This is a predicted structure of a 72-nucleotide RNA (transfer RNA) from a Leptospiraceae bacterium.
The sequence is in RNAcentral, with records from ENA.
Taxonomically the source falls in Leptospiraceae (Bacteria, Pseudomonadati, Leptospiria, Leptospirales).
Its Rfam family is "tRNA". Rfam classes the family as a transfer RNA.
RNA sequence: GGGGCGUAGCUCAGUUGGGAGAGCGUUAGAAUGGCAUUCUAAAGGUCAGGGGUUCGAUCCCCCUCGUCUCCA
Numbered sequence: 001g002g003g004g005c006g007u008a009g010c011u012c013a014g015u016u017g018g019g020a021g022a023g024c025g026u027u028a029g030a031a032u033g034g035c036a037u038u039c040u041a042a043a044g045g046u047c048a049g050g051g052g053u054u055c056g057a058u059c060c061c062c063c064u065c066g067u068c069u070c071c072a
Base pairs, nucleotide, nucleotide: 001070002069003068004067005066006065009024010023011022012021018055026042027041028040029039030038031037048064049063050062051061052060
């Protein structure tokens, strides 16, 4: 210098721009004499950071940071 990745505590999905989500985990409740387990509900996110385009950005453009990888 080229490319990929960064979204909930963890692993990740997401859309050729308009609702932010799943599984696990956590908390509460119910079932059970209790545990395990199952079910229901809830909490939990500056979508890595900043700027730009747009009526509107997780998504498009630019810069920066972190990480992985390739070339030298």